[in-house]
RNA sequence: GGCUGGCUAGCUCAAUGGUAGAGCGGCGCGUUCACACCGCGCGGACGGAGGUUCGACUCCUUCGCUGGCUA
Numbered sequence: 001g002g003c004u005g006g007c008u009a010g011c012u013c014a015a016u017g018g019u020a021g022a023g024c025g026g027c028g029c030g031u032u033c034a035c036a037c038c039g040c041g042c043g044g045a046c047g048g049a050g051g052u053u054c055g056a057c058u059c060c061u062u063c064g065c066u067g068g069c070u071a
Stems, first nucleotide, its partner, number of pairs: 001070007010024004018054001026042005047063005
């Protein structure tokens, strides 16, 4: 250089073009004499920029970061 995969919450990962979720973690409440466990709740994210579409995490282009294959 060419080809190819990944990028979503603090971490690990989901998500048929139609309301962005789970587990763990954090915070609050309940429970307890207290702590832990457990139960309920809250906050928090689609790598950047364009395009297509009534509507984009999803499709297209490009850039960035990261992994693999190949010369």
Source information
The RNA shown here (transfer RNA) has 71 nucleotides and comes from Trebonia sp. The sequence is in RNAcentral, with records from ENA. The prediction has a mean pLDDT of 83.